[in-house]
Context: one part of a larger RNA
Molecule: large-subunit ribosomal RNA, domain I
Organism: Gangjinia marincola
Order: sequence, then structure tokens, then C1' cells
RNA sequence: GGCGUAUGGGGAAUGCCUAGGCUCUCAGAGGCGAAGAAGGACGUGAUAAGCUGCGAAAAGCUGCGGGGACAGGCACAUACUGAUUGAUCCGCAGAUAUCCGAAUGGGGUAACCCGGCAUGUUGAAGACAUGUCAUGCCGUAAGGCAAGCGAACCCGGAGAACUGAAACAUCUAAGUACCCGGAGGAGAAGAAAACAAUAGUGAUUCCGCUAGUAGUGGCGAGCGAACGCGGAUUAGCCCAAACCUAUGUUGUUACGGCAGCAUAGGGGUUGUAGGACUACGACAUUUGAUGCAUUAUGAAUUAGAAGCAGUUGGAAAGCUGUGCCAUAGACGGUGAUAGCCCGGUAUAGGUAAGUAAUGUUAUUGAUAGUAGUAUCCUGAGUAGUGCGGGGCACGUGAAACCCUGUAUGAAUUUGGCGGGACCAUCCGCUAAGGCUAAAUACUCCUGAGAGACCGAUAGUGAACCAGUACCGUGAGGGAAAGGUGAAAAGAACCCUGAAUAAGGGAGUGAAAUAGAUCCUGAAACCAUACGCCU
Repeated sequence: GGCGUAUGGGGAAUGCCUAGGCUCUCAGAGGCGAAGAAGGACGUGAUAAGCUGCGAAAAGCUGCGGGGACAGGCACAUACUGAUUGAUCCGCAGAUAUCCGAAUGGGGUAACCCGGCAUGUUGAAGACAUGUCAUGCCGUAAGGCAAGCGAACCCGGAGAACUGAAACAUCUAAGUACCCGGAGGAGAAGAAAACAAUAGUGAUUCCGCUAGUAGUGGCGAGCGAACGCGGAUUAGCCCAAACCUAUGUUGUUACGGCAGCAUAGGGGUUGUAGGACUACGACAUUUGAUGCAUUAUGAAUUAGAAGCAGUUGGAAAGCUGUGCCAUAGACGGUGAUAGCCCGGUAUAGGUAAGUAAUGUUAUUGAUAGUAGUAUCCUGAGUAGUGCGGGGCACGUGAAACCCUGUAUGAAUUUGGCGGGACCAUCCGCUAAGGCUAAAUACUCCUGAGAGACCGAUAGUGAACCAGUACCGUGAGGGAAAGGUGAAAAGAACCCUGAAUAAGGGAGUGAAAUAGAUCCUGAAACCAUACGCCU
């Protein structure tokens, strides 16, 4: 020096565990905010640095309900208090709620500074207390509304590039990402100027097919329907106008009125065209909201069955024996694996606010017919057209249809539009106003439950005081870090020592090589002892 064996140190892998995550299901909730939010700053405890709670009424105050013995949060200890005259605790409803922040009296380097007006403390100056004073829109005024925040979902505006095409320009990525505006618990769409094809359907939305079909496409890469069928869910309505009336106003007048305009009320709402108008007839039918009654549901919460003995062990829930309950053998805990030890579970009860259903009549709102067809009405800078674009699966193409920047510009029910150039026939529909539940999308959040999901280098970045420590001027980036034991029983006392370090005894414990750097404790690496070889 090497190899081996043994015993240690070191180190943290591995195993086991879970307090935390991840993904879903069902139900709820789907907003908060000038009555000052979200988020913060600063305070607040007998002692109090942090977290949590709370706000100068400050780990809290009041009322009502529940509950029934301890309580003064995490968090030990001491002191001192409170509580069967019912505390702590739980639920509901209130009070208080500093300063900043939309921040709103003015300013400002957020949590600070400085004012006006009214009233009061005073008689004045000064100071203090309470209240009030931002902006925009609507409104004669009184006053009302808005703003700001919030995870995704939705609608609109605006809108890339990497990439793919094996390069790249049309094309693709993609109307995606990002940005802006707006709304709601959903949003959007929606009651045919629709489809279809000689047969018919009958608003919209979503799902399964149709179908990777028909098409489209430097006919490349790619993009990609519809008709129809099967389902989910179903719901239809209101204006404008004609006509009538009122009010105001203007014009005119023969002072009786008439006409125009504006506002308001009635009327009326469609394709088998309908309505006004004229004639006739009627108060029916259906239904919404509010109220009342009943029932159900609904917070904290209440009751809730049934096991002992022996044995191993530190400990029984294990094993053995022998019982019991079960509308309860879900789950969790208890010194190892418990239906019968504990909390619960099945089941049964319980009330406030609230919610829902049903009924009722009370109030109130909406909702119909027949015939005639002369006249009137039925959405105009609209439809259409030229030019330029965009959207439609459809890249200008034979390119219909929808939208519109620009220039033009109809018809009026014997009207008008569509059926993929265009024309005819035929068929369908009735534009240029509006509203509309459900089926659909999502989950910041609450409750219950589940997992051939993870188990501390995993699973959230975060199981732990984590968006923390730390880094960066800043936007921003962003960790590591879990486990004594059943129970602290957390090692009294003694010794060595300078020692409140460390260690050795003693003691606790089943175990201390479980001793707080604490379960298990691999490897690298280090040391000691012994053996063999060189």
C1' cells in the first nucleotide's frame, strides 16, 4: 500500500406516513363597490416580536336562538380575571368600523399636508369638535345614476408573428395570441323577404350522424360545409303607419271653424296577405304580477342500537372462546388490525330569515269574432346598381347570398325579395323597427362525495408564517425547508469541565444507536481493530 471481516463516524437515499396538492361528480352561489369595495398602512393583548382576529366601542360590543362546563386564539408558563344569575363556543340579525385606496373639499413622493362654509366650545383673534364641499350624465327642482375591483365563460372593436408549405410571395398559422369596449349568471342567436323541390318542413341554440362527403385550394400545404335524419329543450310576442281624440303652437277665417307641426292617449301588427274604414255581434277565454292561506324545504343543533373473558405484548382493536346490534358492517380516532370504546353513521326530530309548490279570492295588467273591399296604410337615401374591400367551407371564379367605404338610386300589393351567373315558368317568403325563457359555456367561491391521481427532487411555485427569504433601478424573477415518543414521561440529582458548551453516570420509556442536528438510516468519503498478501 492492497484485499477482506468487524465496529463506528459521515451522509442522506430508501421504506412507511400525511397535515398539502391534482382531476372530477352532484348541489349551491355566481358578484363586491360613493351606505366607500378589492387590496393595504397603522394600531389593538396583564406580559406580545410574528401569524390570526378585530378597529380608538379595537383577540372585541348588543339582541335573539342553540348549547351546558369550563374559559381568557396559534401558544407553553406565571399572575389576574370571567362562568349554572348559564360564561367560552356555534348560528342569525345589528352596532362600531382610524388612515390610504375609484378616493370624491384642494394638494401629494399612497397610508401625509393644507383649506372653505354651517353650528358649537368663546365676546374677539387663534385653536378644536361635528357636519358638509370632486367630476360626468339625467332632471325645472328635490334628487337619481355612473365610476373602481373581480378566475373563467360571452358579445363587439382592433389584430400579429414564429410556424407549415420540407425555400417562399397567394395560402397557412388565425380571426389564434396580445390590446380595447360592454354585459350577465349566463351571454349571443331567435319567431322566415327561411329551407326545400313537384313531396314537404315550419323561430333560435346545443349534441350525434350526414362526412373528412360535396366543394374549395400556388387544385400545393391545407381548408372544409349544407340538405336531410336522430336527440336535448320548447314559446311566442310588441311597436311604426293608416284612422279617431286631446293638449300646445303656427297660419288662415266668412269668427262657426279649417289646415300644418309637436306631444300624449286610443287603434293596429300580417302572406290563405293583414289592418284602417263600413255594417253586425260580444264581454267570453287564457294568462302574468302582488297579497293571503296551506304544505314542503330551510342555520346553529337534538336523540341515536349492540361485548365480555382468556392469551401474547409496553399497550389489544391481534389470536382463542363465547355473545349481541344492524333502516347503523360509511368514515375517522383510540398505546398494533374495533359494527358493539369515542366521535359519528342509518333513521327520526327541530326553528328564524329566506326559498319553492299548490290553492284562493282580493287588487292590478295583458289577451278574441263575422261580412264587405271603393279609398287609405304596411318601416327610403332604404332595396338595387357602378367602383373598392370584407364575410360566407367557397382564394373573383360561371359567383349567387350577407355587410359596406365611395358614387348613384327605385317600386308601393296588379307591389317587393329569394330558390348559387342570367331569363321564363313554377314554388317559397314579406326586407329596410324591437323584445323573448329553456336546452348551451364557465368556476374566483361554498357544501357533500369520488379517484387502476401524487406522496415531500413527487403533487400547486408554496404540506412548514410562500409569492415569503433572496435577486433586480424597474418590469420582473423566485427558492430551500415535513416525521422524538402512545404519552413530554423532554432527562431531578451527581461527576469531569472555565462553562448556561460537551460528555459520563443516574432516572423516564417497550426502545435513548427514539435525546430534541431526534422514525427508518443505503452509497460515496473517513477512522479504528484484527486477518491475509506485497